This is a predicted structure of a 525-nucleotide part of an RNA (small-subunit ribosomal RNA, 5' domain) from an uncultured Bacteroidota bacterium. Rfam family: Bacterial small subunit ribosomal RNA. It was read from a public genome assembly.

Context: one part of a larger RNA
RNA sequence: GGAUGAACGCUAGCGGCAAGCCUAACACAUGCAAGUCGAACGGUAACUUUUGGUGCUUGCACCGAAAGACGAGUGGCGAACGGGUGCGUAACGCGUAUGCAAUCUACCUUUUACUAGAGUAUAGCCCAGAGAAAUUUGGAUUAAUCCUCUAUAACAUCAUUAAUUCGCAUGAAUUUAUGAUUAAAGCUUCGGCGGUUAAAGAUGAGCAUGCGUCCUAUUAGUUAGUAGGUGAGGUAACAGCUCACCUAGACUACGAUAGGUAGGGGUCCUGAGAGGGAGAUCCCCCACACUGGUACUGAGACACGGACCAGACUCCUACGGGAGGCAGCAGUGAGGAAUAUUGGACAAUGGACGAAAGUCUGAUCCAGCUAUGCCGCGUGCAGGAUGAAAGCCCUACGGGUUGUAAACUGCUUUUAUACAGGAAGAAAACCUUCGACGUGUCGAAGCUUGACGGUACUGUAAGAAUAAGGAUCGGCUAACUCCGUGCCAGCAGCCGCGGUAAUACGGAGGAUCCAAGCGUUAUCC
Repeated sequence: GGAUGAACGCUAGCGGCAAGCCUAACACAUGCAAGUCGAACGGUAACUUUUGGUGCUUGCACCGAAAGACGAGUGGCGAACGGGUGCGUAACGCGUAUGCAAUCUACCUUUUACUAGAGUAUAGCCCAGAGAAAUUUGGAUUAAUCCUCUAUAACAUCAUUAAUUCGCAUGAAUUUAUGAUUAAAGCUUCGGCGGUUAAAGAUGAGCAUGCGUCCUAUUAGUUAGUAGGUGAGGUAACAGCUCACCUAGACUACGAUAGGUAGGGGUCCUGAGAGGGAGAUCCCCCACACUGGUACUGAGACACGGACCAGACUCCUACGGGAGGCAGCAGUGAGGAAUAUUGGACAAUGGACGAAAGUCUGAUCCAGCUAUGCCGCGUGCAGGAUGAAAGCCCUACGGGUUGUAAACUGCUUUUAUACAGGAAGAAAACCUUCGACGUGUCGAAGCUUGACGGUACUGUAAGAAUAAGGAUCGGCUAACUCCGUGCCAGCAGCCGCGGUAAUACGGAGGAUCCAAGCGUUAUCC
C1' cells in the first nucleotide's frame, strides 16, 4: 500500500447494487416451512344451488333427492427434491483422468406385444366398550388403479444344445433348436388418460483404479478378517462384504502406525511473477439432522419437519401413563467485541400433485433493519478588495492572518418539500372466435392476471433554500506558532518527547490529508 462476513470511537444528507451469528452442532415459547388427486374408491361431517315433504310463529326448523363440492378414511404420486449447518472426516472424502466384459435407474422420449377370467379381505360408516389424555379393544358389514388365484405370452429369465465372429484375462456379441418359469387395472366429458411385458435413449446414482491433497519422528514399528486362496452365503453389482476351511502373509524411512488440526473444489485476497494466505456470500461434491444404534417402505433413504430401541434433557398427567426435537423462515434466552422482521405475495421463475381449473410452496420474488462494503450524487455556481468592519490568533506594534472568506450583485434548483401524471417486469394457461389438416392437435386473433406499488420515473411551483465531519501537523510523513504544564500530567507504530521559553503532553489560532465518512484495533499478503 491492498484486503475484510469485521468490531470500537467520533460524525452523518440521499440513492443503486451487494452482504449480514465468524462465538454455544447451546437450549428453545409461538406461528408457518409438503402436499395433492373425487377423471382410482366406498362414501357424505360441513357448505352452496335447485327441488319434494312435515311442523307451522310464513320464513325458520327437521327429514329426503339431485348437482356442485368435500371433513375424516382406503388407494396413487410426491414427501430421497427444494431449504439449513460444517459436528465428524486426512478418506477414493474431494479434484482430475479413466474403467464397469461387475451394475441399478420412478417420472420422461422412441419402439414391441398384450390389457382375458375369478375370488375374500380391510379401513371408513354402524353397534358395544376401555382410558384423564395419547390412544385403543371387540362385533357386524362394504369398495377400489388394495390384495390373492387362474389363463395366455416372448426378442425376458433359467437349464440343455449347435455354429460363427471378435476381444481385454475372467470372456463378449450374433444366430439355431428343445424344455421350464413369470404379467396386467381400470377411469372417462368417448376425444383420450392409464396398466403389463420387452428393447433402446435420456437423466440420476453405485462401484473400481492412476495421480494430487495440512503439521509432528520429542510418534518406528503396525496388523488376526489382518494379507491371500478354495467353497458357500449375500448384494443392483465386484469384493473378507460375511462365514467355514487352508496358507502366513500384508503395510512401513518414497514415513506405515499413532497424535494434532481440518469439510474438499470452482474460486477469493495479495504479489511484476514465482509464490504466500483464505475457503463468508454464489455454484458443484461430501457429511450431518438432540446423542448412539437399527432396519422398514420405496425406483431411490438406512430418511431434518418418517418408524423402532437405548440415553440425556424439557413438558403434560386423574400418578396408571404419555408428548417433544428450529444445523428450515421469522423469533426468544444464553454466549459474545459483534451480525436483521415473530413482514407481503404466489404477480414472475422453479417445484409437487392434478386431464384441467387449481391447491400447496418461509424455494423464490419483494419489502423492513444496519454507512457492513462497493459505486454514484449532493451540501451550491459566477462575480465581488477599501484585501470592509468586528472577533479569535500572532506581532518587531508598522502590521500580518483567518480571507474572495463574508456582505453585496447575478445565476441555477441536482437534492429536499408540495402538487399532478405514472410504468416495464405479462407471456401464457383457461375461455371465445377463425384457419389448417393428420379430426384432436397445431397456428392466429381476442379476453384475463402485479406482492413489489401509486414504487421507479416524468412534469410543475417557490426558494440558497434541507445537508460536514474525522484524523493529523518532531523525523519516517503532507502540514507551525502562542499559551498552560514542568521527568508531573501525559504522548508513543519505530526512533523517542516531557526535569521553566516543549513545532512531540493539554488548549487555542492556523495549516495538511481524506471526505459521508474519518481514525483505531484485529487478521492476511